[in-house]
RNA sequence: GGACGAUUAGCUCAGUUGGUUAGAGCAUCCGGUUUACAUCCGGCAGGUCGCAGGUUCGAGUCCUGCAUCGUCCA
Repeated sequence: GGACGAUUAGCUCAGUUGGUUAGAGCAUCCGGUUUACAUCCGGCAGGUCGCAGGUUCGAGUCCUGCAUCGUCCA
């Protein structure tokens, strides 16, 4: 220098060929259970969907550029 992949909650990930509230598990927090802790049960909160633009009535999803990480080639 080139090719490909990834980027969504604190962590690990899903998101069905663009469509009507952005989700799950774990963790944190609150409550129940216990003398207490753990386990278990219930619940709350937590998101500029990496950044910036574009297309569209509508973008996590499509297009372009950039950034970071990973693999491969030279």
Notes
The RNA shown here (transfer RNA) has 74 nucleotides and comes from an Opitutales bacterium. It matches the Rfam family "tRNA". Rfam links the family to the GO term triplet codon-amino acid adaptor activity. By type it is a transfer RNA. It was read from a public genome assembly.